[in-house]
RNA sequence: GCAUAAUGCCUCUAGGGUUCCGGUUGCCGCGCGUGCGGGGCAACGCUGGUCCGAGAGAGGCGCUCUCGCCCAGGCCGCGCCCGGGCGAAGCCACGGCGGGAUAAAAGCCCGGGAGAC
Numbered sequence: 001g002c003a004u005a006a007u008g009c010c011u012c013u014a015g016g017g018u019u020c021c022g023g024u025u026g027c028c029g030c031g032c033g034u035g036c037g038g039g040g041c042a043a044c045g046c047u048g049g050u051c052c053g054a055g056a057g058a059g060g061c062g063c064u065c066u067c068g069c070c071c072a073g074g075c076c077g078c079g080c081c082c083g084g085g086c087g088a089a090g091c092c093a094c095g096g097c098g099g100g101a102u103a104a105a106a107g108c109c110c111g112g113g114a115g116a117c
Stems, first nucleotide, its partner, number of pairs: 007062006015052002020049002022046001023044006030037003063090002066088006073081003092112001094115001098110003
């Protein structure tokens, strides 16, 4: 200095916090059978539900100037082109600090970035 469509979406997971629901604790009214019921406020992420969620996690569906086979069509034709179907391939991948969004945080986004190898 260079290479990769370094392929898109969906569902989920590792992970993540605290809007909402639930829980726990405290305080304050209310009710009664006086330690329980229901209500309000506050604190706590609390092995829960909702929620966020991976390039370097999983599955699925697409996709392809990629390859093979088959079918139909075009060109007189070799062969090539076009459309469709089936199969294959789509590798590899260490990674900050900081910033950003949302209620908030994060393997989210900046970002296959900086840097390292």

This is a predicted structure of a 117-nucleotide RNA (Guanidine-I riboswitch aptamer) from Hyphomicrobium zavarzinii ATCC 27496. It matches the Rfam family "Guanidine-I riboswitch aptamer". Rfam's curators write: This family represents a conserved RNA structure found upstream of the ykkC and yxkD genes in Bacillus subtilis and related genes in other bacteria.